[in-house]
RNA sequence: GUCCCUGUGGUGUAGCCUGGAUAGCACGUAACCUUGCGGAGGUUGAGACUCAGGUUCAAAUCCUGGCAGGGACA
Numbered sequence: 001g002u003c004c005c006u007g008u009g010g011u012g013u014a015g016c017c018u019g020g021a022u023a024g025c026a027c028g029u030a031a032c033c034u035u036g037c038g039g040a041g042g043u044u045g046a047g048a049c050u051c052a053g054g055u056u057c058a059a060a061u062c063c064u065g066g067c068a069g070g071g072a073c074a
Stems, first nucleotide, its partner, number of pairs: 001073007010027004020057001029045005050066005
C1' cells in the first nucleotide's frame, strides 16, 4: 500500500443477512423486602447501538467515508 473481519450499558452477548413494537438476555450495580448479621432469594431502578454523511415515512440494521482493534498478501 491492497483486501477482509470486528465495534451494542461496567463485562459478555442476541438482534444486522430479510429496516418498523419501550434495543432483549446473563453477570455486575443502587435502593427496598427478607435475615440475629451476611449470603442466597424477591421487587423496583440506573446504565448501551464507534463517528459523520446519505437513502427512506422510518436506520443498531442498507450505502459511502472516517476512527479504533485484529488478520491475509505485498

Transfer RNA from a Candidatus Woesearchaeota archaeon, 74 nucleotides, folded computationally. The source organism's lineage runs through Archaea, Nanobdellati and Candidatus Woesearchaeota. Its Rfam family is "tRNA". Rfam classes the family as a transfer RNA. The RNAcentral record of the sequence draws on ENA.